c-di-GMP-I riboswitch aptamer from an uncultured Gallionellaceae bacterium, 89 nucleotides, folded computationally.
The model forms 91% of the base pairs in the Rfam consensus.
It was read from a public genome assembly, where an Rfam model found it.
[in-house]
RNA sequence: GCUGUAUAAGGGCUAAUCCGUUCGAAAGGCGGAUAACGCAAAGUUACCGGUCUACAGGGCGCAAGCCCCAUGACGGCGGGAUUACCGGU
Numbered sequence: 001g002c003u004g005u006a007u008a009a010g011g012g013c014u015a016a017u018c019c020g021u022u023c024g025a026a027a028g029g030c031g032g033a034u035a036a037c038g039c040a041a042a043g044u045u046a047c048c049g050g051u052c053u054a055c056a057g058g059g060c061g062c063a064a065g066c067c068c069c070a071u072g073a074c075g076g077c078g079g080g081a082u083u084a085c086c087g088g089u
Base pairs, nucleotide, nucleotide: 005088012039013038017033018032019031020030021029023028037076043082044081045080047079048078049077050074051073052072057068058067059066060065
């Protein structure tokens, strides 16, 4: 230095709910309060798979609408990549 990781210490993250939002069509994001189950990367990243949404577009329909569709979204869905605190062996 790298990999794995017991036990500690100091800590961290944050679902749901509520409020706000001249961010968004939506999914969702952002901020605050509160904080469960959990997480040693539950930090970052949309490269791969998966999931969610469907403005616009296409198809069907008299219409209401229905179906398809990601270039949008999700990192606490899985993988990959990348960065990283403390400490025994």